The RNA shown here (transfer RNA) has 72 nucleotides and comes from a bacterium.
Its Rfam family is "tRNA". Rfam classes the family as a transfer RNA.
Formats: sequence, C1' cells, structure tokens
RNA sequence: GGGCCUAUAGUUUCAAUGGUAAAACAUCUGUCUCCAAAACCGAGGUUGCAGGUUCGAGUCCUGCUGGGCCCG
Repeated sequence: GGGCCUAUAGUUUCAAUGGUAAAACAUCUGUCUCCAAAACCGAGGUUGCAGGUUCGAGUCCUGCUGGGCCCG
C1' cells in the first nucleotide's frame, strides 16, 4: 500500500426479507430481616462517528474511526 471481517445497555449476546430495540448478568428502589446476604416486585440505561436512500434504517449505500485477520 491492497483486501476481508467486525462495532447494539456497564458486561455477554438476540433482533426472517427494512416496520420503529430485547434477554441474561450487573446497577438502583421496594418487600422480607435486628442488620446483611439470598429470594421476590419494580425502575433506569443502548445501535462507534458523519452523510445518503426510504413513508420508515440496528439492518441498505458512501466516507471516517477503533479492533481482528490475510496478501505484498
């Protein structure tokens, strides 16, 4: 220098062919307890960045950034 893959919640991961984001664990609140843990109830929190296409984008297109791999 060229090519391929990948980026979703704090972590690990879902999301048929585009239809308006979810689970587990974690965190917080409450119940229980003398206190705490465990258990149970509930809550908050997310699509790497910038554009484009579309009525509608996590999903399609372009560029960039980070990570991984291959070729020279």